Transfer RNA from a Candidatus Woesearchaeota archaeon, 74 nucleotides, folded computationally. Its Rfam family is "tRNA". By type it is a transfer RNA. Rfam describes the family as follows. Transfer RNA (tRNA) molecules are approximately 80 nucleotides in length.

RNA sequence: GGCCCCAUAGCAUAGGCUGGAUAGUGUACCGGGCUUCGGACCCGGUGACCUGGGUUCGAAUCCCAGUGGGGUCA
Numbered sequence: 001g002g003c004c005c006c007a008u009a010g011c012a013u014a015g016g017c018u019g020g021a022u023a024g025u026g027u028a029c030c031g032g033g034c035u036u037c038g039g040a041c042c043c044g045g046u047g048a049c050c051u052g053g054g055u056u057c058g059a060a061u062c063c064c065a066g067u068g069g070g071g072u073c074a
């Protein structure tokens, strides 16, 4: 340098192919219950679509470019 894949809460992950609902789940964190205290358990809550542009009535999803990570060829 060429080609391919990936990027979603603090962490992990689903959805994307086939555009439309409040972006789901686990864990962590916060509050409450329970407990002598803590843990476990139960209830509730906060928090996310890498960046920019395009298409569209509408984009996490489709297209383009960039950034970052991984793989492969030389």
Stems, first nucleotide, its partner, number of pairs: 001073007010027004020057001029045005050066005